A computed fold for a 77-nucleotide RNA from a Chloroflexota bacterium, annotated as Fluoride riboswitch aptamer (crcB RNA motif). Of the family's consensus pairs, 100% are formed in the model. The prediction has a mean pLDDT of 78.
[in-house]
RNA sequence: UCGGGGACCGGCGAUGGCGUCCGCCGAGACGAGAUUCGUCUGAACCGCCCGCGAGGGCUGAUGGCUCCUGGGUGAUC
Numbered sequence: 001u002c003g004g005g006g007a008c009c010g011g012c013g014a015u016g017g018c019g020u021c022c023g024c025c026g027a028g029a030c031g032a033g034a035u036u037c038g039u040c041u042g043a044a045c046c047g048c049c050c051g052c053g054a055g056g057g058c059u060g061a062u063g064g065c066u067c068c069u070g071g072g073u074g075a076u077c
Base pairs, nucleotide, nucleotide: 009026010025011024012023013022016068017067019065020064021063027041028040029039030038031037032036047058048057049056050055
C1' cells in the first nucleotide's frame, strides 16, 4: 500500500412508533474553541404491472412478527 475475515458501534431495508429477530452497507476529505463537534462526499436504501416513449393501472403504515397510532373496506349492535 492492496485484498479478505471477525468484533464493537453506527447507518439502511417504497408512508409513523416501541420491542424483537433477520438481512444489507460502513469509507474518505476538510475545519475548529478538540480526545469531541461540525461540514462535504461515498455505500447499503428509494414498490409492482403494461408500454419504444409519452402515459396508464395497482398493493402495503412490517424486511419478518406482536402491539400502538393513523387511514381504507365489509358486517353486526